A computed fold for a 74-nucleotide RNA from Candidatus Woesearchaeota archaeon CG10_big_fil_rev_8_21_14_0_10_37_12, annotated as transfer RNA. Its Rfam family is "tRNA". By type it is a transfer RNA. Its family is annotated with triplet codon-amino acid adaptor activity in the Gene Ontology. NCBI's taxonomy places the organism under Archaea, Nanobdellati, Candidatus Woesearchaeota. The coordinates come from a structure-prediction model, not an experiment, and the mean pLDDT is 81.
């Protein structure tokens, strides 16, 4: 320097391809339970979807830059 992939919660990932309410497991808080704890059970917080712009009534989702990570040609 070119091609391809990824980047959403504290950590793993879904939702993207065909725009519309941001979700699960863990893990956290609190509560039941317990001699106390674990294990279960119920309930609750957390998220500027890496940055910016752009389209659009409306973006995480489409388009463009850019930053950072992988692989891979030179």
């Nucleotide at each position: 320097g070119g091609g391809c992939u990824g980047g959403u919660a504290g950590c793993u990932u879904a939702a993207c391809c065909u725009g519309g309410g941001a979700a699960a497991g863990c893990a956290c808080a609190c509560g039941a339970c317990u001699g106390a704890a674990g294990c279960u059970c119920g309930u609750g917080g957390u998220a500027u979807u890496a940055g910016g712009g752009g389209u659009u009534c409306a973006a995480a989702u489409c388009c463009c830059c850019u930053c950072c990570g992988g692989c891979c040609c030179a």